This is a predicted structure of an 84-nucleotide RNA (c-di-GMP-I riboswitch aptamer) from Litchfieldia salsa. The coordinates come from a structure-prediction model, not an experiment, and the mean pLDDT is 88. Its Rfam family is "c-di-GMP-I riboswitch aptamer". From the family's description: GEMM was predicted in a large-scale screen for bacterial structured RNA regulatory elements. Genes associated with GEMM are involved in a diverse array of functions, including chemotaxis regulation, signal transduction, secretion and chitin. The source organism's lineage runs through Bacteria, Bacillati, Bacilli, Caryophanales and Litchfieldia.
RNA sequence: CUUUGAAAAAGGCAAACCAGUCGAAAGAUUGGGACGCAAAGUCACAGACCUAGGGUGUUUCACUACGGUGGCUGGACUACCAAA
Numbered sequence: 001c002u003u004u005g006a007a008a009a010a011g012g013c014a015a016a017c018c019a020g021u022c023g024a025a026a027g028a029u030u031g032g033g034a035c036g037c038a039a040a041g042u043c044a045c046a047g048a049c050c051u052a053g054g055g056u057g058u059u060u061c062a063c064u065a066c067g068g069u070g071g072c073u074g075g076a077c078u079a080c081c082a083a084a
Stems, first nucleotide, its partner, number of pairs: 002084004012037002017032006035071001041077003045074003048069003054064004
């Protein structure tokens, strides 16, 4: 430096749910809480998915992202330990 791995050691993060706040919602965030995670660290570029305030239409409904999801996948960058 590259690859592989979590067996060991040191640790780290934190699903669902509950409470507060923001938001039209999806969802985010703070605290509690642990389902799990070897990048469950960072990034919305691509795909996929979620929502539909606003806009549009054939208007009891449907479509649409300028909104969102990195713990959906790919990709980019960074990284502890061990082995080769």